[in-house]
């Protein structure tokens, strides 16, 4: 130099969903809490927390009111998916590799 791990640090990105309205409970890294608008249904909207994710990107959106299967339901699981978007630098250890120098 360089490459794999793996940590920080700055910046950025992202959702928060079934059952239900509640306790509870299912999935999930996350489904939180405060204030606002909305008003007879259960919405949206803004701050904060916690968690994922940042180009070697399945974090999260779109297609999707999608197809297949399951469930008490739901993107809950698989397909779609080599799809179509996405948000990045900077430093530390440790280990391998390659060159270069000095000792002996």
């Nucleotide at each position: 130099u360089u490459u794999a791990u793996u940590c920080a640090c700055u910046a950025g990105g992202g959702g928060a969903g079934u059952c239900u309205g509640a306790c509870g409970a299912c999935u999930g890294a996350g489904a939180c809490g405060c204030g606002g608008a909305a008003c007879c249904g259960a919405u949206c909207c803004g701050c904060g927390g916690a968690c994922c994710c940042u180009u070697g990107g399945a974090a999260c959106c779109u297609g999707a009111u999608c197809u297949g299967g399951g469930u008490g339901a739901u993107g809950c699981c698989a397909g779609c998916g080599u799809a179509g978007g996405g948000a990045a630098g900077u430093g530390g250890a440790u280990g391998g590799a390659a060159c270069c120098c000095g000792a002996c």
Record summary: This is a predicted structure of a 104-nucleotide RNA (TPP riboswitch aptamer (THI element)). Its Rfam family is "TPP riboswitch aptamer (THI element)". The literature on the family includes a 2007 paper in RNA by Welz and Breaker, "Ligand binding and gene control characteristics of tandem riboswitches in Bacillus anthracis". From the family's description: Vitamin B(1) in its active form thiamin pyrophosphate (TPP) is an essential coenzyme that is synthesised by coupling of pyrimidine and thiazole moieties in bacteria. It was read from a public genome assembly, where an Rfam model found it.